[in-house]
RNA sequence: GGGGAUAUGGUGCAGAGGGAGCACGUUUGACUGGCAGUCAAAAGGUCAGGGGUUCGAAUCCCCUUAUCUCCA
Repeated sequence: GGGGAUAUGGUGCAGAGGGAGCACGUUUGACUGGCAGUCAAAAGGUCAGGGGUUCGAAUCCCCUUAUCUCCA
């Protein structure tokens, strides 16, 4: 320098054009003498950034950034 992959709550991930979700974690409440544990509820996301396509984009296209990887 060229090709490819990945980027989504605190962490690990799903979501293949229309409702942003799961597990763990956090907080609150109940059970327990208390811890742990179980149950219930809640909070927490500029979907890496910018632009485009579309009635509508986490999702499709382009550029950029970061990380990983292959080739030279």
A computed fold for a 72-nucleotide RNA from an uncultured Clostridia bacterium, annotated as transfer RNA. It was read from a public genome assembly. The coordinates come from a structure-prediction model, not an experiment, and the mean pLDDT is 84. Its Rfam family is "tRNA". The family has 954 seed sequences and 5,335,975 matches in Rfam 15.1.